[in-house]
């Protein structure tokens, strides 16, 4: 150096759910909260996945299609702290 991750230390994020805002939604952003988490740090045209539909097109007014949007706490890419076996 890698790999790997403990009833180890130092630290650190921050699920739901409410409350206020944004959006048409997914969902986001702020307090308050902690379910977890060895990357729950970073990335959304480098991958695969998943969600959502207000305008647009087609028609059976509902459901498709392009198209925009969202999601990394869904795999993943990449950087990172510390060290017991």
């Nucleotide at each position: 150096u890698a790999a790997u991750g403990a009833u180890a230390a130092u630290a650190g994020c921050a699920a739901a759910a409410c409350u206020a805002g944004a959006g048409a939604a997914a969902u986001c952003u702020a307090g308050u909260g902690a379910c977890g988490c060895a990357a729950a740090a970073c990335u959304a045209u480098a991958g695969g996945g998943u969600c959502u539909u207000a305008a647009c097109u087609a028609u059976u007014u509902a459901u498709a299609g392009a198209a925009a949007g969202a999601c990394a706490g869904c795999c993943a890419g990449c950087u990172g702290c510390c060290a017991a076996a």